[in-house]
RNA sequence: GGGGCUGUAGCUCAGUUUGGUUAGAGCGAAUGUAUGGCAUACAUUAGGUCGCAGGUUCGAGUCCUGUCAGCUCCA
Numbered sequence: 001g002g003g004g005c006u007g008u009a010g011c012u013c014a015g016u017u018u019g020g021u022u023a024g025a026g027c028g029a030a031u032g033u034a035u036g037g038c039a040u041a042c043a044u045u046a047g048g049u050c051g052c053a054g055g056u057u058c059g060a061g062u063c064c065u066g067u068c069a070g071c072u073c074c075a
Stems, first nucleotide, its partner, number of pairs: 001074007010027004020058001029045006051067005
């Protein structure tokens, strides 16, 4: 220098195939109930502008372009 893969909540990930109603799960956190208390169980809540920037479109996590970071292959 060139190719491939990955990037979504504090952590691990789904969702991309075919663009479409408010972006979700588990763990974790906070609060409440049950208990004398802890553990535990249940319920509720908070937490994201989907790595960043731009484009296409009525509409983008999803398509296109550039770019950044990590892993990897070739030279």